[in-house]
Context: one part of a larger RNA
RNA sequence: GGCGCAUGGGGGAUGUCUUGGCGUUAGGAGGCGUUGAAGGGCGUGGAAGACUGCGAUAAGCCUAGGGUAGCUGUCAAGCAAGUGAUGAUCCUAGGGUACCCGAACAGACCGGCAAUGAAUCCAUAGUUGCCGGUAGCGAACGUGGACAACUGAAACAUCUCAGUAACCACAGGAAAAGAAAGAAAAAUCGAUUUCCUCAGUAGUGGCGAGCGAACGGGAAACAGCCCAAACCGCGAGGAUUUUCCUCGCGGGGUUGUAGGGCUCUUCACAUGAGAGUUACCAAUCAAUUCGUUAGCGGAACGGUCUGGAAAGGCCGGCCAAAGAGGGUGACAGCCCCGUAGGCGUAAACGAAUUGACUCUCGAAGAGUACCUGAGUAGGUCCAGUCACGUGGAACCUGGACUGAAUCUGCGGGGACCAUCCCGCAAGGCUAAAUACUACCUAACGACCGAUAGUGAACUCAGUAGGGCGACUGAAAGAUGGGAAGAACCCCGGAAGGGGAGGUCAGUGAACCUGAAACCAUGUGCCUACAAGCGGUCGGAGCUCGUAAGAGUGACGGCGUGCCUUUUGCAUAAUGAUCCGGCGAGUUGCUGUUAGUGGCAUGGUUAAGACCCUCAGGGUCGAAGCCGAAGGGAAACCAAGUCUGAAUAGGGCGUUAAGUCACUGGUAGCAGACGCGAAACUGCACGAUCUACCCAUGAGCAGGCUGAAUCUCGGGUUAUACCGAGUGGAGGGCCGAACCCGUCUGGGUUGAAAACCGGUGGGAUGACUUGUGGGGAGGAGUGAAAGUCUAAUCAAGCGCAGAGAUAGCUCGUUCUCUCCGAAAUAUAUUGAGGUAUAGCCUCGGGCAACUACGCAGUGGGGGUAGAGAUACUGAAUCGACUUGAGGGCCUUUCCUGGCUACUCUGUUGAACCAAACUCCGAAUACCAUUGCGACUAUCCCGGGAGACAGUCCGCGAGCGAUAAGGUUCGUGGUCGAGAGGGAAACAACCCAGAUCAUCCGCUAAGGUCCCCAAGAUGUACUUAGUCACUAAGGAAGUUGAAUUGCUGUGACAGCUAGGAUGUUGGCUUAGAAGCAGCCACCAUUUAAAAAGUGCGUAACAGCUUACUAGUCGAGCAAUUCUGCGCCGAUAAUGAACGGGAGUAAGUACAUCACCGAAGCGGUGGGCUCGAAAGAGCGGUAGGAGAGCGUUGUACACCAGAUACACGGCGAACCGUAAGGAACGCUACCGGGGUGUACAAGUGAUUAUGCCGGAAUGAGUAACGAUAAAACAGGUGAGAAUCCUGUUCGCCGAAAGCCUAAGGUUUCCUGGGGAAGGUAAUUCCGCCCAGGGUUAGCCGGUACCUUAGUCGAGGCCGAAAGGCGUAGACGAUGGAUAGCAGGUCAAUAUUCCUGCGCCAUAUUCAUGAACUGAUGGAGGGACGGCGUGUCAACGGUGAGGGGGUGUUUAGUCGCGCCCCUCGCUUGCAGGGACUCCGGCCGUAGGCAAAUCCGCGGCCAUCAGGGGUUUCUGUGAGACAAACGUUGGAUAGUCAUCCGCGACACGUCCAAGAAAAGCUCCUAAAGGUUAAAGUGAAUAUGACCGUACUAAAACUGACACAGGUAGGCGAGACGAGAAGUCUAAGGCGCUC
Repeated sequence: GGCGCAUGGGGGAUGUCUUGGCGUUAGGAGGCGUUGAAGGGCGUGGAAGACUGCGAUAAGCCUAGGGUAGCUGUCAAGCAAGUGAUGAUCCUAGGGUACCCGAACAGACCGGCAAUGAAUCCAUAGUUGCCGGUAGCGAACGUGGACAACUGAAACAUCUCAGUAACCACAGGAAAAGAAAGAAAAAUCGAUUUCCUCAGUAGUGGCGAGCGAACGGGAAACAGCCCAAACCGCGAGGAUUUUCCUCGCGGGGUUGUAGGGCUCUUCACAUGAGAGUUACCAAUCAAUUCGUUAGCGGAACGGUCUGGAAAGGCCGGCCAAAGAGGGUGACAGCCCCGUAGGCGUAAACGAAUUGACUCUCGAAGAGUACCUGAGUAGGUCCAGUCACGUGGAACCUGGACUGAAUCUGCGGGGACCAUCCCGCAAGGCUAAAUACUACCUAACGACCGAUAGUGAACUCAGUAGGGCGACUGAAAGAUGGGAAGAACCCCGGAAGGGGAGGUCAGUGAACCUGAAACCAUGUGCCUACAAGCGGUCGGAGCUCGUAAGAGUGACGGCGUGCCUUUUGCAUAAUGAUCCGGCGAGUUGCUGUUAGUGGCAUGGUUAAGACCCUCAGGGUCGAAGCCGAAGGGAAACCAAGUCUGAAUAGGGCGUUAAGUCACUGGUAGCAGACGCGAAACUGCACGAUCUACCCAUGAGCAGGCUGAAUCUCGGGUUAUACCGAGUGGAGGGCCGAACCCGUCUGGGUUGAAAACCGGUGGGAUGACUUGUGGGGAGGAGUGAAAGUCUAAUCAAGCGCAGAGAUAGCUCGUUCUCUCCGAAAUAUAUUGAGGUAUAGCCUCGGGCAACUACGCAGUGGGGGUAGAGAUACUGAAUCGACUUGAGGGCCUUUCCUGGCUACUCUGUUGAACCAAACUCCGAAUACCAUUGCGACUAUCCCGGGAGACAGUCCGCGAGCGAUAAGGUUCGUGGUCGAGAGGGAAACAACCCAGAUCAUCCGCUAAGGUCCCCAAGAUGUACUUAGUCACUAAGGAAGUUGAAUUGCUGUGACAGCUAGGAUGUUGGCUUAGAAGCAGCCACCAUUUAAAAAGUGCGUAACAGCUUACUAGUCGAGCAAUUCUGCGCCGAUAAUGAACGGGAGUAAGUACAUCACCGAAGCGGUGGGCUCGAAAGAGCGGUAGGAGAGCGUUGUACACCAGAUACACGGCGAACCGUAAGGAACGCUACCGGGGUGUACAAGUGAUUAUGCCGGAAUGAGUAACGAUAAAACAGGUGAGAAUCCUGUUCGCCGAAAGCCUAAGGUUUCCUGGGGAAGGUAAUUCCGCCCAGGGUUAGCCGGUACCUUAGUCGAGGCCGAAAGGCGUAGACGAUGGAUAGCAGGUCAAUAUUCCUGCGCCAUAUUCAUGAACUGAUGGAGGGACGGCGUGUCAACGGUGAGGGGGUGUUUAGUCGCGCCCCUCGCUUGCAGGGACUCCGGCCGUAGGCAAAUCCGCGGCCAUCAGGGGUUUCUGUGAGACAAACGUUGGAUAGUCAUCCGCGACACGUCCAAGAAAAGCUCCUAAAGGUUAAAGUGAAUAUGACCGUACUAAAACUGACACAGGUAGGCGAGACGAGAAGUCUAAGGCGCUC
């Protein structure tokens, strides 16, 4: 270390439970609000927090009723203080109180009345007052306005989704509709609404997808009325005045077989009739009863046993109109609460009845022709709604334009017309039946039971948390009967632990049970030469056990995980870290089919009604549906009918009974098996980031250059021009702050979701930046990159339509049995989808020598093959040749000749074809006969799957007679097939696995060893060929054959010759056999080439052919054939599987053996079959039978002597899913068995969801490399805390002040769980207490900018948009305080001192103006540059003091500190700045003494104000050191330049308003104003702590970001840089 066992930790599954949810039924209620709601804030208790209640009368006050002994709500106990029989707390009804926000209201709008009252006489608008009303909220239901898209149509546009979602307005308890200008077609019905049906019918519809009535019938509920008008009367107003018109009121009157008015006639009439508080039709009261809102009473039990406890067991009783349910220490009719049945209300509310009371009420006939709803009906055009999409399109509604009739009339009946029928528009009201449930009460559930059920069972959930915001959104239940919640002791600083004690038990608060992953400890067996998808088969040994048996497992055989997807996966293709829980074909309706059941003299009800009821049921109800008759386009006819001239023929029918339920299969419509888009649309939310714009502010060290202008000089007739100076311009130059981000290094699970180091670019400008504001989603913004619009952009984010759609991917959960595919055809905007057919399965049917196989017989064919005077076509070589053409030669012409040129013809030879055939098989196919047959075919119906195929053999096309290529045909295997062989190896060879067997025989293939099984014979091979390969090559070798030569001497060797003409000719520098060309003769010979090769510059030389001799037997060549050889070169070592082999290689032959899940033997199971017997591999798929989980009904069973569930465990049973028993744990919560039923019913996999736990790993890291060290202290404990001393770092900051933002972090004391990247005695942490003080600082009580809101108003379907007056709105204008001191923590705020402002009062003075919301002035403004004055500050010198050193001696030197400058008078000077009087006046909306304009005079001077300097006088002040008073210095130079002022220059020409000053109007004023002075009084609200980064913004105690002010010294131009001061730090391992 592995396996097993035991004991633990960890974790929170499982079991049980339920406080909470979900659903349903019945009843109630259906609103609340200006008498201030819903909702919230803040308070409220003796006591901090939270919930609940309540509201300054604050867990409550008053009255009435109920009720009875305790009470002061809960978490949450204790304490304190109280209260109650004089009746508290508590419950019910009524009343009182009821802070602030919120419709939020001292206002607005609407209606009415009244008064007043413009332009404009009357009047109206307007204004004012009074009275009444409205607004807002709320779950669904309702009516209306306006109105999407995804989606479906397999695309899409009409269409659909859908008049839906969302938005908007408004109402009610319901709403809407509603008493026919109706529906119909029968001489019918009779308002509306809802349900069933008609009916998925008629229709409509790219006649596609779809949409889809009505009449009629059955039910529920029922209810009808009022005006306008004619006519009459009264009143008022007007006019064209014997009259008419208009308005108001009263009477009258209200309909279609017309009605009414008016006139006439007749009858009737109230002591009556009817109705009633919802219309008609109107106001109220009383009594009684019932109900709701508190309550009251309510039967009946004891003993004993076990036990912690009795309700359990046993024994004996009782009640029951009560045995529903819950609780009580285990299971209770009789213990408690209750239950059945009964009783009760002062008050409020509701209902009913009765009585008062109230209201209503003529009829008929005749005549007359007065009335009966007008910009209406209708029409045209354009739309909408009607089921109806423009259609033949009626009817209804709207917009625009037109435009009737008047009862002898008008409208409708689906274009239109006629007839007939029905009705009477253009006014209004109306209950019930219907829809819904935020809310209250009661009850129920084959609903859930803490990953479920609401998101939420929990004091603390719409909470914590996230986001700028709209919005989003969790986790988290259980000690025990009772806290009896562990006294006391021990260890420890504590936390924690060990004892003790309590308890039936420890269940110990991280608490019921307590699984698994994971982490340990102990122990039995095994393990350190071993190669392993880790199992399986065999099995020695060891251990335990009485045994049965269990654990381990040396060694050997075999063996490449699971899922998915695929032709095919160990694949190096997908998915999964592990464990636990959750997690996917459901439900409704409608078809279809099978089974089962009921009825069939057809079946059946729907809505609804009635009865009964705990739950649940039963009975009516035939409206309707299906069936019972078909045929035809239809009229129509009918067991027939249609076609047809037909009586023919043919088609479809007749000759079979259905229907209603339930269950299973399946289809359609619905989200329809689950998860998953990118997108589309609607309504909202965002410009705190960023882009641009608007308003108002701020910032830019220092240095350099030197434009224009001007001046002078030169120069010109005059310009021009030139030089010098002056001057200080510039999208100028260098370079900090600031802004940006060039290159590079780092970083890349970062310090940082964009940074750091170095280096860069711009740095007076098209610059940067603060604050406030504007515009937004097909929109904004954009110096333009598709950039940016909150870490998101080729269309933001949130929610919704919504479960969009997904022909796509993934996943889809228990078992067994039987059968078992396809990857093809056709069609397809079709090709990875689908439909039909083929192929599978299940049920039913028909039965025939039907299918199938073999054999025989009879057929047609045009393939393979073959062929070529048998066609069509292709095609090679000759011969001959008529002719034609071309070329060449000849030529005066006529001619002629030649032709390795072309065509044609004849002929010979050889040859080719898928689209040639004079021919022509084998197979296949058709028909028929016979035989076989364990098989199957065929027809109808339910259900599929599949239409990606793969390799191999054969036949072909394409390709290259390439491909593991591709496409067909045909067969096989795999697919979906295991076993044996081929080393390994889907597709090759053999062979088809029901199970068992330590039996036998074989197939392919094998038999030396690995590794089961072998020998013999004859040949061949020498290459390790065997045991990769070709063209090609080779005296390898075996066998066969042919042709030559050969004892007249072959072949090879050796010896010798190999000559001459001649150096053949040509060419050449040369060419002599041998560079090349031509020729290749002849001679001598036994033989010898005008030369086979070597060689030379050319010769020479060597050699060969050839010849002779020698030798003495076979030699040479060619062809075929068996086996070998070479050819044979690639990257780690690889070509029998390895060893090895000369056979154990190769060929032939013989006889054996081995060898599979094949075959056989034996035994078992299942299916089919009557049996005999046969069968049982299997993916997609079909069919069948079962197991288990949760719940329901019924029956039964065990349970404290301890039953069942859950958990752990080793042996048992079953063919499987599974089951039983037993031991331990565990506990009272419940359970089990059987039958039937109902499902949220079964998980190793969805990059699944939630939780827990591993691995990586004790690994990386611990966040700027500015740095620490020592001593002491505290403490249980110190690198880190405190103190001290050294050291280091920043110092235009890492110091100080301060806006925004944060919101207590500030200070003190205490603490040590968590936070702090380690530790901590410490902290920005936790606990407690404390802390922020203003007339003069900032804001408000002042002003206005951009902009925002916006009375009236204008516009718009609504919501709403714009905007006048007005209001708001700082980043700006205006505006009165300084110094010192003080606290642990505040100070321009407190204190001290000295001032100032405003208002009021008083006093004094003062003798005429004051006075606005109006007028005027002023406020009031840019960039750049120059200059003047000048505060603070720095440095230096002088001076004073102290101190060190030194010295006789403060002489000198060094160091430190100080060296201040107020008030006022007088005199004088400088700088800046302001200021006149008179007259006139058409302007300044009126007025003006003011301003403006004009005129005259003056403008010398003088005066006012600010500031500064000099002199002088007085007063006050004043440091260090030191300390008892006091004495003494108190000057100068220079640098910087807060701020103020002035001037110059440039073009881009640089806020507004108020405060303030002047002026008058109205008005006031002489009874004392204004102004001035003094005194007194008053002076509100808000901010004020701390924080400048560890407190803001970045998820963090984060190397980032964050506006403004001060900002010292040395060197230096400098705010650069380096080092330092003050001050602050050493960056939390």

This is a predicted structure of a 1629-nucleotide part of an RNA (large-subunit ribosomal RNA, half A) from a Pirellulales bacterium. Rfam family: Bacterial large subunit ribosomal RNA. The coordinates come from a structure-prediction model, not an experiment, and the mean pLDDT is 81.